Notes: Predicted 3D model of RNase P RNA and transfer RNA as a complex of 471 nucleotides. Rfam match: Bacterial RNase P class A. From the family's description: Ribonuclease P (RNase P) is a ubiquitous endoribonuclease, found in archaea, bacteria and eukarya as well as chloroplasts and mitochondria. Gene Ontology terms of the family: dimeric ribonuclease P complex, ribonuclease P activity and tRNA processing. Model confidence (mean pLDDT): 77 of 100.
[in-house]
RNA sequence: GCGGAUGGCUGGAUGAUCGCGGGUAGGGCAGGGCAACCUGCCACGGCCCGAGGAAAGUCCGGACUCCAUGAAGCAACGGUGCCGGGUAACGCCCGGCCGGGGAAACCCGAGGGAAAGCGCCACAGAAAUCAGACCGCCGCGGAUCCGUCCGGGGCAAGGGUGAAACGGUGGGGUAAGAGCCCACCGCGGGACUGGCAACAGGACCGGCACGGCAAGCCCCACCGGGAGCAAUGCCAAAUAGGGACCUCGCGCGGGCCGUAAGGCGCCGCAGGGCCGCUUCAGCCCAGAGGUCCGGGUUGGCAGCUAAAGCGCGCUGGUAACGGCGGGCUUAGACGAAUGAUCAUCCAGGGGCGGCGUGCCGCCCGGGACAGAAUCCGGCUUACAGGCCAUCCGCGCGU
RNA sequence: GCCGCUGUAGCUCAGAUGGUAGAGCACGUCAUUCGUAAUGAUGGGGUCGGGGGUUCGAGUCCCUUCAGCGGCA
Numbered sequence: 001g002c003g004g005a006u007g008g009c010u011g012g013a014u015g016a017u018c019g020c021g022g023g024u025a026g027g028g029c030a031g032g033g034c035a036a037c038c039u040g041c042c043a044c045g046g047c048c049c050g051a052g053g054a055a056a057g058u059c060c061g062g063a064c065u066c067c068a069u070g071a072a073g074c075a076a077c078g079g080u081g082c083c084g085g086g087u088a089a090c091g092c093c094c095g096g097c098c099g100g101g102g103a104a105a106c107c108c109g110a111g112g113g114a115a116a117g118c119g120c121c122a123c124a125g126a127a128a129u130c131a132g133a134c135c136g137c138c139g140c141g142g143a144u145c146c147g148u149c150c151g152g153g154g155c156a157a158g159g160g161u162g163a164a165a166c167g168g169u170g171g172g173g174u175a176a177g178a179g180c181c182c183a184c185c186g187c188g189g190g191a192c193u194g195g196c197a198a199c200a201g202g203a204c205c206g207g208c209a210c211g212g213c214a215a216g217c218c219c220c221a222c223c224g225g226g227a228g229c230a231a232u233g234c235c236a237a238a239u240a241g242g243g244a245c246c247u248c249g250c251g252c253g254g255g256c257c258g259u260a261a262g263g264c265g266c267c268g269c270a271g272g273g274c275c276g277c278u279u280c281a282g283c284c285c286a287g288a289g290g291u292c293c294g295g296g297u298u299g300g301c302a303g304c305u306a307a308a309g310c311g312c313g314c315u316g317g318u319a320a321c322g323g324c325g326g327g328c329u330u331a332g333a334c335g336a337a338u339g340a341u342c343a344u345c346c347a348g349g350g351g352c353g354g355c356g357u358g359c360c361g362c363c364c365g366g367g368a369c370a371g372a373a374u375c376c377g378g379c380u381u382a383c384a385g386g387c388c389a390u391c392c393g394c395g396c397g398u
Numbered sequence: 399g400c401c402g403c404u405g406u407a408g409c410u411c412a413g414a415u416g417g418u419a420g421a422g423c424a425c426g427u428c429a430u431u432c433g434u435a436a437u438g439a440u441g442g443g444g445u446c447g448g449g450g451g452u453u454c455g456a457g458u459c460c461c462u463u464c465a466g467c468g469g470c471a
Base pairs, nucleotide, nucleotide: 001394002393003392004391005390006389007388008387009386010385012345013344014343015342016341017340018339020050021049022048023047024046027042028041029040030039031038032037052369056380057379059378060377061376062375063374064228065227066226067225069281070280071279072278073277074276077224078223079222080221081220082096083095084094085093086092097111098109099108100107101106112219113218117217118216119213120212121211134159135158136155137154138153140151141150142149143148167185168184169183170182171181172180186208187206188205189204192201193200194199232302233301234300235299242293243292244291245290246289247288248287251269252268253267254266255264256263257262271285272284273283274282298471309328310327312325313324314323315322316321346367349364350363351362352361353360354359355358399470400469401468402467403466404465405464408423409422410421411420417454425441426440427439428438429437447463448462449461450460451459
């Protein structure tokens, strides 16, 4: 210098003018509204704050709030899935293992179980998992026009089909063949060794038995109650607490009150209801629980933004991340603000001119993806260009 | 904002367990008719919304993305 890999930062700057949303202790005045409440002015033509790395998709995990009597176990349903760690948690992150790609740096992997069971493997092919013989190879018997044909056996080496054909290569062996025998490789089991583990190595044993699919059912381990800020609470206003249906019930004895009829928010037993089932606890029984439809109001306030937050130093850890110390901070709208114009500069594009040929001057056009809506941690997707660091390969120079 | 559903021929829809995609209407040609319609015969037409993955093989299973529709206080 060229080519490549990985990680991180940035995402136009400054000024002027005109506008927009929010805030500004505690007050005063005025206005709107039935009210809750809101708005404007005064101090104040002031001062302060005002989009992102993805604010996006809403794909995961939480915080928070409400709903469901509570707890434990089971079932059902859904999810996750090599091992170890991190974290509030996760399907995220870090480190490692195994497999694959690359010459390397490095990258990719939904990566548990197919000897628990069920199911499927189209077409082609002889045969597709209780395998099988079309061509072919080799004996035997018969016929013969001596080319070959027929019958009945042995075989699976070669050809052919397929995504996949019941180990591969070499040698021996045989009529031809075959783990039939042997060596190496593969496969299965495996004492022992290393490692927290996944896993790696492996003496020795087995002649091979065990194909693929679990992002098919399933098995194993672990996790999970449901809904979502249009949740929810308060205030004001309005209105009729309207209708339909389902499930289980209204038992017995005693006590008390009463002249009696009868009554009781009393007690016990049995039964039942409030969870899909069981057990325990609690509550209820003259009603309890549930589903759906319809009517009125459709205003205001809160929830609402300082948090598992950011960066600095020291420190533990390979790292993700943790601990300690001191520091920093304000978007909070709701028919929804964060903008527009101009000037100068910055980065980059095109054209013209000048010469000292890679610099200067002028002109034109022009700034990626996108935009908060309860808030965090992730993932995924979109993104013009610029900058930094580390590493790999090749070439050149010293 | 939050949550859910759907996407297959020009239109409306099928397509259970993965095996190579159909029906009705519409369209083309022929027959029938003096001609048209109806009817009969026959034929064409498909990125299964896009991309990626699992698998020998994907409309179907998984992930991601796009478009459309619906619900809520």